Context: one part of a larger RNA
RNA sequence: CUCGGGUGAAGGAACUAGGCAAAAUGGCACCGUAACUUCGGGAGAAGGUGCGCCGCUGGCGGUGAUGGGACUUUGCUCCUUGAGCUGCUGGCGGCCGCAGAUACCAGGUGGCUGCGACUGUUUACUAAAAACACAGCACUCUGCAAACUCGUAAGAGGACGUAUAGGGUGUGACGCCUGCCCGGUGCCGGAAGGUUAAUUGAUCAGGUUAGGCUUCGGCCGAAGCUUGUGAUCGAAGCCCCGGUAAACGGCGGCCGUAACUAUAACGGUCCUAAGGUAGCGAAAUUCCUUGUCGGGUAAGUUCCGACCUGCACGAAUGGCGUAACGAUGGCCACACUGUCUCCACCCGGGACUCA
Numbered sequence: 001c002u003c004g005g006g007u008g009a010a011g012g013a014a015c016u017a018g019g020c021a022a023a024a025u026g027g028c029a030c031c032g033u034a035a036c037u038u039c040g041g042g043a044g045a046a047g048g049u050g051c052g053c054c055g056c057u058g059g060c061g062g063u064g065a066u067g068g069g070a071c072u073u074u075g076c077u078c079c080u081u082g083a084g085c086u087g088c089u090g091g092c093g094g095c096c097g098c099a100g101a102u103a104c105c106a107g108g109u110g111g112c113u114g115c116g117a118c119u120g121u122u123u124a125c126u127a128a129a130a131a132c133a134c135a136g137c138a139c140u141c142u143g144c145a146a147a148c149u150c151g152u153a154a155g156a157g158g159a160c161g162u163a164u165a166g167g168g169u170g171u172g173a174c175g176c177c178u179g180c181c182c183g184g185u186g187c188c189g190g191a192a193g194g195u196u197a198a199u200u201g202a203u204c205a206g207g208u209u210a211g212g213c214u215u216c217g218g219c220c221g222a223a224g225c226u227u228g229u230g231a232u233c234g235a236a237g238c239c240c241c242g243g244u245a246a247a248c249g250g251c252g253g254c255c256g257u258a259a260c261u262a263u264a265a266c267g268g269u270c271c272u273a274a275g276g277u278a279g280c281g282a283a284a285u286u287c288c289u290u291g292u293c294g295g296g297u298a299a300g301u302u303c304c305g306a307c308c309u310g311c312a313c314g315a316a317u318g319g320c321g322u323a324a325c326g327a328u329g330g331c332c333a334c335a336c337u338g339u340c341u342c343c344a345c346c347c348g349g350g351a352c353u354c355a
Base pairs, nucleotide, nucleotide: 001350002349003348004347005346006345007344008343010341011340014339019336027051028050029049030048031047036041038173052095053094054093055092056091057090058089059088060087061086062085063084067080068079069078070077071075096100108334109333110332111331112330113329114328115326116325120132121131136171137170138169139168140167141166142165148157149156150155174321175320176319177318179251180250181249184248185247186244187243188242189241190240193239194238195237204228205227206226207225208224211220212219213218252270253269254268255267256266279313280310291307292306293305294304295303
């Protein structure tokens, strides 16, 4: 020096990212126990008192030695007595130590707040969480040979179930609630019109040539065959018309105005599908920002309570609350301490030096 363990004056978190680590608390009985609350809880809340051994003496229970009694029954009978031992629980007196839950074992506690209701689950081997799940809620699909999933298929799961069932999606206990927009995208419904595939192949045109004509160069050219053209017929879809947001999503700007000032209940104007309602708000969201005010500290970029100027909250991509719960995040206090001021010594192992 390192690892493990122990003690420490005065102070007591001044340490540090952070009380990390350590210390402290700790058992049983009794007394006592707040806010809040979903009346279950919170709660072992908090905070107190007692605790050993010896003697004496009660109470309740277990066992039942011995003695006594009963009998038309003499019994492994019944009634009674209640010694001793013993379990639990009191009272009084005394004894010892610094210390009686004497060792081991064995909650630290309280307050404010964020997040998630909760018990659970997870990154086997750096993350246990606010992530996932969850009961509950909602939307949607599915009438059974169900929807959906696996498989080329047969077939299987769903389910030996049948809409109080099953699949998908979102939200996430509970309480109070969940506003406006259907223009875009999606989904559902509609079928008049427009568009439209395969199909059908009207029409027209080209090629070829029996034949005809010829100035002998060539020209015309039916049928058939063939190449092209594509009238007409033509469903869904799309266009179109409606519905639908706990479907994907979205939820404005400028100017003026009140008898101090300031502000603007009010008015004007432009735009939009509609212009953010309730609630919350410098927030796990606030850039400016250590916003401003209040609280706590001698001193507080954190914390708590307010304000609202929300860069850029907001209602099942849920909003706001919420008892209980949490190896969860932030802040404070009490207790306690070598975390620290500031280190010292002791015990044991290793390293190291020497042999």
A computed fold for a 355-nucleotide part of an RNA from an uncultured Pseudomonadales bacterium, annotated as large-subunit ribosomal RNA, domain IV. Rfam family: Bacterial large subunit ribosomal RNA. Its mean pLDDT, the model's own confidence on a scale to 100, is 89.